The RNA shown here (SAM riboswitch aptamer (S box leader)) has 114 nucleotides and comes from Lentibacillus cibarius. Lineage of the source: Bacteria > Bacillati > Bacilli > Caryophanales > Lentibacillus. It matches the Rfam family "SAM riboswitch aptamer (S box leader)". Rfam describes the family as follows. The SAM riboswitch is found upstream of a number of genes which code for proteins involved in methionine or cysteine biosynthesis in Gram-positive bacteria. Of the family's consensus pairs, 94% are formed in the model.
[in-house]
RNA sequence: UACUUAUCCAGAGCGGCUGAGGGAUCUGGCCCUAUGAAGCCCGGCAACCUGCAGAAAUAAUUGUAAGGUGCCAAUUCCAGCAAAUCGCGUUUCAAGCGUUUUGAGAGAUAAGGU
Numbered sequence: 001u002a003c004u005u006a007u008c009c010a011g012a013g014c015g016g017c018u019g020a021g022g023g024a025u026c027u028g029g030c031c032c033u034a035u036g037a038a039g040c041c042c043g044g045c046a047a048c049c050u051g052c053a054g055a056a057a058u059a060a061u062u063g064u065a066a067g068g069u070g071c072c073a074a075u076u077c078c079a080g081c082a083a084a085u086c087g088c089g090u091u092u093c094a095a096g097c098g099u100u101u102u103g104a105g106a107g108a109u110a111a112g113g114u
Base pairs, nucleotide, nucleotide: 003112004111005110006109007108008107013042015041016040017039021032022031023030026080027079028078029077043072044071045070048068049067051064052063053062054061076106081103082102083101084100086098087097088096
């Protein structure tokens, strides 16, 4: 790097240093930011792995948080592709635009694994 599985509407600072950008990428939108972005430190959240304790008894479960990761604006900020749905549109049909839902794709993280 590619692959497999699981999860992604919950949660997390009124701290210190620093000083201009940031929200993955492209497009469009919408936001955050000198009342301090990103980054670093501290702090915290969570419970994927692991440890410990319980229940249970061979395939399933509860609690806890010392360790390995991860995470700490907004659903993964929203949309983009497909289907359905409702509305606008039309004399009718259609194109087109929008609403809602579902799925896919992309991405992130963990654990496997080559």